[in-house]
RNA sequence: UGGGGCGUGGCCAAGCGGUAAGGCAGGGGACUUUGAAUCCCUGAUCCCAGGUUCGAAUCCUGGCGCCCCAA
Numbered sequence: 001u002g003g004g005g006c007g008u009g010g011c012c013a014a015g016c017g018g019u020a021a022g023g024c025a026g027g028g029g030a031c032u033u034u035g036a037a038u039c040c041c042u043g044a045u046c047c048c049a050g051g052u053u054c055g056a057a058u059c060c061u062g063g064c065g066c067c068c069c070a071a
Stems, first nucleotide, its partner, number of pairs: 001070007010024003018054001026042005047063005
């Protein structure tokens, strides 16, 4: 250089055009003499910028980053 895949909270990870699940961690609370365990509550401009659409994490274009393959 060419081709392909991926980018969602601190970490992992769903989503397949209609108000972004879940787990771990963190914070607050209940319970407890204390702690652990258990239970409840709590947080996301979805890598960036445009475009399409009534509506975009999702579709399109261009970037950026990471990984794989070929040379």

Transfer RNA from a Chloroflexota bacterium, 71 nucleotides, folded computationally. The sequence is in RNAcentral, with records from ENA. Taxonomically the source falls in Chloroflexota (Bacteria, Bacillati).